[in-house]
Context: one part of a larger RNA
RNA sequence: GCCUACGAGUUAAUGUUGUUAGCGAGGUUAAGAUUUGAAGAAUUGUAGCCGAAGCGAAAGCGAGUCUGAAUAGGGCGUAAUAGUUAACAGCAUUAGACGCGAAACUUAGUGAUCUACCCUUGAGCAGGAUGAAGGUCUGGUAACACAGAGUGGAGGUCCGAACCGGUAGCUGUUGAAAAAGCUUCGGAUGACUUGAGGGUAGGGGUGAAAGGCUAAUCAAACUGAGAGAUAGCUCGUACUCCCCGAAAAGCUUUUAGGAGCUGCCUUGCUUAUACUUUACAGAGGUAGAGCUACUGAUAGGAUGCGGGGGCUUCACCGCCUACCAAUUCCUGACAAACUCCGAAUGCUGUAAAGGUUGAGAGCAGGAGAAAGGCUAUGGGUGCUAAUGUCCAUAGCCGAGAGGGCAAUAACCCAGACCAUCAGCUAAGGUCCCGGAAUGUAUGCUAAGUUGAAAUAACGCGGUUAAACAGCAGAGACAGCUAGGAUGUUGGCUUGGAAGCAGCCAUUCAUUUAAAGAGUGCGUAACAGCUCACUAGUCGAGCAGUUUAGCAUGGAUAAUAAACGGGCAUAAGCAUACUACCGAAGCUAUGGAAUACGAUGUAUUGGUAGGGGAGCAUUCUAACGACGAAGAAGCGUAGUUGUGAGAUUACGUGGAGUUUUUAGAAAAGCAAAUGUAGGC
Numbered sequence: 001g002c003c004u005a006c007g008a009g010u011u012a013a014u015g016u017u018g019u020u021a022g023c024g025a026g027g028u029u030a031a032g033a034u035u036u037g038a039a040g041a042a043u044u045g046u047a048g049c050c051g052a053a054g055c056g057a058a059a060g061c062g063a064g065u066c067u068g069a070a071u072a073g074g075g076c077g078u079a080a081u082a083g084u085u086a087a088c089a090g091c092a093u094u095a096g097a098c099g100c101g102a103a104a105c106u107u108a109g110u111g112a113u114c115u116a117c118c119c120u121u122g123a124g125c126a127g128g129a130u131g132a133a134g135g136u137c138u139g140g141u142a143a144c145a146c147a148g149a150g151u152g153g154a155g156g157u158c159c160g161a162a163c164c165g166g167u168a169g170c171u172g173u174u175g176a177a178a179a180a181g182c183u184u185c186g187g188a189u190g191a192c193u194u195g196a197g198g199g200u201a202g203g204g205g206u207g208a209a210a211g212g213c214u215a216a217u218c219a220a221a222c223u224g225a226g227a228g229a230u231a232g233c234u235c236g237u238a239c240u241c242c243c244c245g246a247a248a249a250g251c252u253u254u255u256a257g258g259a260g261c262u263g264c265c266u267u268g269c270u271u272a273u274a275c276u277u278u279a280c281a282g283a284g285g286u287a288g289a290g291c292u293a294c295u296g297a298u299a300g301g302a303u304g305c306g307g308g309g310g311c312u313u314c315a316c317c318g319c320c321u322a323c324c325a326a327u328u329c330c331u332g333a334c335a336a337a338c339u340c341c342g343a344a345u346g347c348u349g350u351a352a353a354g355g356u357u358g359a360g361a362g363c364a365g366g367a368g369a370a371a372g373g374c375u376a377u378g379g380g381u382g383c384u385a386a387u388g389u390c391c392a393u394a395g396c397c398g399a400g401a402g403g404g405c406a407a408u409a410a411c412c413c414a415g416a417c418c419a420u421c422a423g424c425u426a427a428g429g430u431c432c433c434g435g436a437a438u439g440u441a442u443g444c445u446a447a448g449u450u451g452a453a454a455u456a457a458c459g460c461g462g463u464u465a466a467a468c469a470g471c472a473g474a475g476a477c478a479g480c481u482a483g484g485a486u487g488u489u490g491g492c493u494u495g496g497a498a499g500c501a502g503c504c505a506u507u508c509a510u511u512u513a514a515a516g517a518g519u520g521c522g523u524a525a526c527a528g529c530u531c532a533c534u535a536g537u538c539g540a541g542c543a544g545u546u547u548a549g550c551a552u553g554g555a556u557a558a559u560a561a562a563c564g565g566g567c568a569u570a571a572g573c574a575u576a577c578u579a580c581c582g583a584a585g586c587u588a589u590g591g592a593a594u595a596c597g598a599u600g601u602a603u604u605g606g607u608a609g610g611g612g613a614g615c616a617u618u619c620u621a622a623c624g625a626c627g628a629a630g631a632a633g634c635g636u637a638g639u640u641g642u643g644a645g646a647u648u649a650c651g652u653g654g655a656g657u658u659u660u661u662a663g664a665a666a667a668g669c670a671a672a673u674g675u676a677g678g679c
Stems, first nucleotide, its partner, number of pairs: 001679006011095013026050003032044004054061002064076004098236002101233001105226006116200009125190001127159003130155001134151001136149004163187003168183004202218001204214003239614006249262005264368001265366007273359001275354008288341001289339002295335002299331004306324002308321004372397010402413003417591004422587003428581003431566003437578001439577006450568002458553002462550007470542002479537005485510003490504003516531001520529002592604005615668001617665006624658003633652008
């Protein structure tokens, strides 16, 4: 993991609501007793309970009563009568109360054959090394001291087996082993090791102390009992079909992952609106706008109260100001906590019309939910960051399948009762993968831009189109030929300054077809080259500004990896048009079911959840039926029902089975790291 068996809303009492039945201003018995055909039996039993009257704390009074001084007022009642008993069903309460599950707590016991420490009594430690004290001899001393030799055999001494340990590495890790094996290593006469007997016991012991050890268990052992502890937590909770169908919100909560009330769902009964549009009547201070209409903020200018600074003076006065600046005026302009103003929507009410629908309202039974999420829009917060967070309005997901977006809860289209080898469309598509146009017309793009994520400032004689205002057969633009002069080297400055370092300016005048007191290069300064400007030649368009389209650079991330791929110059982009494909949409044909006002119309996606109708299993009762000419069970193949299922044939099997109508439940398994067995 699979298979088989087992495995979870039960039972009792009480209450409440509904359904059915009996009796009814009444209803009903309990224990007990009697009978008996022994059964959910009959008869009896009126003690008790509920109801028919309430009010008051009570005495008590009573259709009233309490309060009160009250005949007032007020509170609770009366007037419309329906109850009660039983069965069944839903729910609640009390009980283990749908099942399994703690860590723990209390109590009574059992453990020191493991291990910790202690007591008593025993045992063990190959071999080798070192050589303390003491004493002996010799030397030495006045005597000691002291020195040497050998003797001696001390030590938590040294090396190293047994023994005790467990340093490092490898192996082992469903092991040979629930702690080992191999190699290596520490102690090895000692605070040593060890046998036997005994002692200390659970908030206790013991501990050279690690919260260690106390029988593979220790920050409080193990076993029984309280005990089915408790678990606002996790997991699981078993057949079918049909109808409806949520919520993730408000308030409160030692409350925030739980509850109570309300909102939202469902069932029954009773009612008659709900909603939309139009018209009319209203409330309101948002968007916008505005501010000499307030509060505040605010840019420039004019005016300059007052202040600062400077001057002056013994002091006062006075004078000055590129300073700050009140008020007022002109121009401009801001605000969620500003408003002289002020919409659209939305909201409330009335009327009319539409509307007859699983649309409103009330009462009663049953819930679930109370972690929500994304998108669009209006905002707060944040960085006008976040698949961020907090509100509001709407949609969708949640609880929604189908088609499209390559894939993709929420985006776009569209809401799946069933069947069909029928048709039409939506979004989106139509070269191939791939169903349908290599469609029509006109343009654009040359970048594979693009081909459905997105890309800026800025740059660009890429290209297309448009507009504007110019020049041009009286010859433009470009090229070529020629000129481009004179006063003058303008004046100043300067070492020099002559068109061209710099400064100045009536940058003037003359000759001219035209030629600047000079556009650039150049020289030390001149010179030289060139331009503006002019003529000739040539012969038809030229130069500029602005706007729009598509391209282009800017362009940078870690596997090759952002048209879905092939690929495409259209099969890209723009505009217009036609055809076709395309869904569980719509239609067609047949069928099923639900609701209703019923010859018809509408409906039938669905989690939590509410309601309805059924199937199957075991047993019981009654009337029956089948069975050795083969029961149940099992296997294979049919038939049949929307389904749970039912049934037939054949085989196997070898002795019981069962329709129907009722009743009663140990009444349905895929899950609980479910339990047991098998593989």
Predicted 3D model of a 679-nucleotide part of an RNA (large-subunit ribosomal RNA, domain II) from a Bacteroidales bacterium. Taxonomically the source falls in Bacteroidales (Bacteria, Pseudomonadati, Bacteroidota, Bacteroidia). The full RNA is in RNAcentral, with records from ENA. The prediction has a mean pLDDT of 84.